Context: one part of a larger RNA
Molecule: small-subunit ribosomal RNA, central domain
Organism: uncultured prokaryote
RNA sequence: CUGGGCGUAAAGCGCGCGUAGGCUGAUUAGUCAGUUGGGGGUGAAAUCCCGGAGCUCAACUCCGGAACUGCCUUCAAAACUGUUAGUCUAGAGUUCGAGAGAGGUGAGUGGAAUUCCUAGUGUAGAGGUGAAAUUCGUAGAUAUUAGGAAGAACACCAGUGGCGAAGGCGGCUCACUGGCUCGAUACUGACGCUGAGGUACGAAAGCGUGGGGAGCGAACAGGAUUAGAUACCCUGGUAGUCCACGCCGUAAACGAUGAGAGCUAGUCGUCAGCGGGCAUGCCCGUUGGGUUGGUGACGCAGCUAACGCAUUAAGCACUCCGCCUGGGGAGUACGGCCGCAAGGUUAAAACUC
Numbered sequence: 001c002u003g004g005g006c007g008u009a010a011a012g013c014g015c016g017c018g019u020a021g022g023c024u025g026a027u028u029a030g031u032c033a034g035u036u037g038g039g040g041g042u043g044a045a046a047u048c049c050c051g052g053a054g055c056u057c058a059a060c061u062c063c064g065g066a067a068c069u070g071c072c073u074u075c076a077a078a079a080c081u082g083u084u085a086g087u088c089u090a091g092a093g094u095u096c097g098a099g100a101g102a103g104g105u106g107a108g109u110g111g112a113a114u115u116c117c118u119a120g121u122g123u124a125g126a127g128g129u130g131a132a133a134u135u136c137g138u139a140g141a142u143a144u145u146a147g148g149a150a151g152a153a154c155a156c157c158a159g160u161g162g163c164g165a166a167g168g169c170g171g172c173u174c175a176c177u178g179g180c181u182c183g184a185u186a187c188u189g190a191c192g193c194u195g196a197g198g199u200a201c202g203a204a205a206g207c208g209u210g211g212g213g214a215g216c217g218a219a220c221a222g223g224a225u226u227a228g229a230u231a232c233c234c235u236g237g238u239a240g241u242c243c244a245c246g247c248c249g250u251a252a253a254c255g256a257u258g259a260g261a262g263c264u265a266g267u268c269g270u271c272a273g274c275g276g277g278c279a280u281g282c283c284c285g286u287u288g289g290g291u292u293g294g295u296g297a298c299g300c301a302g303c304u305a306a307c308g309c310a311u312u313a314a315g316c317a318c319u320c321c322g323c324c325u326g327g328g329g330a331g332u333a334c335g336g337c338c339g340c341a342a343g344g345u346u347a348a349a350a351c352u353c
Stems, first nucleotide, its partner, number of pairs: 004324003007307002012321001014201001016199002021194003025088007033081002035077008049065006091191001092188003095184005103177007110154001114150008125136002162169002206247006215241002220236004258320003262316002266298009275284004302309002326353003335346004
């Protein structure tokens, strides 16, 4: 390289946008670059192959043929690909009218709880555990009542519910703002898909500067447990967790399943519309008995090593990208790039089984 693969055996980039490139709907006409056919030239000799011949055979040598799968040129064909010029509407998009939503950013605001402070009542315990102790408390704790302060998170609603490309998003209100769905007519007329490099975003932890600090809580200290206990349990507790700005760029970033479009039995839910009924907040049940888009449970065909997947495919075919090639060494070394650092990314070999 070919061939074969990527849910769980090695293997889908964490996820978007998008450049080059690759691929690209229906139809008409032209062209002839690719393509196909015919002719011509060339494709040295030797070698290889085939048929003969010569050394006693063979190797070897000689003769003839074929071949040299290629390149150039010319004549033609016009289905397909390309290209040129038109046309179209099934892809894609725009318009109008509705709809749902923890989608995003900023500002404001609410109640419960926790801790602390002040004051009142009140007296000897309180905490904590398997049991204890460290700890707090006669300088009045715990409990309880009233007032105040602070920070963080938003009970119930809440749902294999919703939204978002992913990470993720949950009190309430306002402002700005992205996407999606449905219905309807009109419009544009292939404007599309994927996407090497590139670039935006990207949980938690961590880093820088400045704030904030209630609760929780790495490290740390003490008490237990234990043979020991650098742990599990308990009492404390610093970074951190929170905010602003800037970095980091990784996760079992998981559906361990790349994106897009087509086709292929059904059944039962659920969410958002449209539609229908009674009629103004409910229903769609049966007997023949809705529909579009999401999200679930099962289940044929088919697939799969099996498990299982099964119109939200891991089925049947297509386009484009990424990735894999025995285990260890190793996602390491060296070098490059990035980073303040931590480190990230790209990424071997010897050796060994």